[in-house]
Context: one part of a larger RNA
Order: sequence, then structure tokens, then C1' cells
RNA sequence: CGUUAGUAAAUUGAGGGGCCCUGACUCUAGUACGAGAGGACCGAGUCGGACGUACCGCUAGUGUACCUGUUGUUUCGCCAGAAGCACCGCAGGGUAGCUAUGUACGGAUGAGAUAAGCGCUGAAAGCAUCUAAGUGCGAAACUCACCUCAAGAUAAGUUUACUUUAUAAGGAUCGUUGAAGACUACAACGUUGAUAGGCUACAGGUGUAAAGGCAGUAAUGUCAAAGCCGAGUAGUACUAAUUGUCCGUAAGC
Repeated sequence: CGUUAGUAAAUUGAGGGGCCCUGACUCUAGUACGAGAGGACCGAGUCGGACGUACCGCUAGUGUACCUGUUGUUUCGCCAGAAGCACCGCAGGGUAGCUAUGUACGGAUGAGAUAAGCGCUGAAAGCAUCUAAGUGCGAAACUCACCUCAAGAUAAGUUUACUUUAUAAGGAUCGUUGAAGACUACAACGUUGAUAGGCUACAGGUGUAAAGGCAGUAAUGUCAAAGCCGAGUAGUACUAAUUGUCCGUAAGC
């Protein structure tokens, strides 16, 4: 821009894409078959491999603005206590998030029309013949079914609701943000408010802070599950989402 007023939702599915894998073992059954050796079809089940999708409750990894220990050195006048630099200085752990090595699930089933093939009936050709007329079965392939995109499907579909003269319905701008994201877009919220921050509580991490008291000659221990803490959960308007502005209506009556 179109879809022939505008708008907000919900849909149909022309058409497209994805998936489509496979092994071992058990039972049937040491049965059928076979002199024996050996050894099934059909059917039922169990456990896997590779591949794919989703997720983070478990296990494991990362986790450079979390906690702790510690070396060298500089600074805060000194002690004590801290901070900077040294690959995040090094080391031990680790929330959220993101992950796989972890967990869950999937390729199930059925239908249609068929291929090779197997048939039925059956002439040409009194027989025979699956084929010539007719008719049936038959595969991971094909068309559906399963998952997914989808009306620019210009043949532009369908349904519901709303709205139009002084500016509607609706949208945008702007702001607070996000399991969304390069930007944009998308999604949540904007005081009729829990959107983000802060605060409180809890979960969770680290592992018992400083100062002081007590014990000990001292190192150290203890009062102390302490102190500190990024992303988590819930609550709470304390802070910021202010006020506005712009776009946006045709035919008929």
C1' cells in the first nucleotide's frame, strides 16, 4: 500500500515445512519343520543405541558487582580494621540465569490409492491363461492421519463485538520494565497502580563479622546458626511510571 468506512479480537485452511530410524533379549517354543544337527513364521512384551523437542525438581558445570581463607605490595599517621593492584592475584564454595553429562517426552495407530508380487472370474484361442472387459490383496516409498507455519490464498475468506462530527472506537508518542530483545519488534504496567527500584519477611549462598567481655603466657577459643549477601518468592506506594501531545471517521438514511 492492497484486501474498498475504521477498529479490536477469535477463527477456517488453499498451500508449505517438520517427523518418518534401528538393535538385542524374553515369552509363544526348543513348538511347527527336520533322521539328526539345528531351528522358525505369525503374535505379545522388556531393555537399549543414535536422533529430535522441551525443561532445570534431581545429578553435574558455569556463575568476572555473592561469601570465606590467604600471599606479595601500596595507601588510609601507627595498632587494629579496611581498600587498591597483582589472570577474578591465588584458593575453597556458590543463588538466579544459561546449560548437559541430568530429567521428561517423541517417531504410536489407523485409513485411502498403489509398486514389485500373489490372486478371483474370464475370453480372444470350445483347452489353458491374474487381463483383454471386470474384480481382490499387497511396502519404511505416495495421499491423509501426528506436530507446526499459514488469507498478499490479489479467488486477499469466515465469525463476534465496538465506533463515527468537532475528533469516536482504537492507536501512537512518552515513562517504569521484561522469562522479549542487536536496533526495531513483541509482552506487562502507568496512581482506579505492585511495572522496576527501595524496604520488610522468607527461601537460598557463605560459614560464625567488627568492637567488647570472658578463658588462656600466647597462638587461639567462646559469647555467636554470627555477620555479609547479585539476579529468587511474597508483601508493602517510600521513589519513579506526571501533565499532556499527535494520528484516526464513508456510503446510505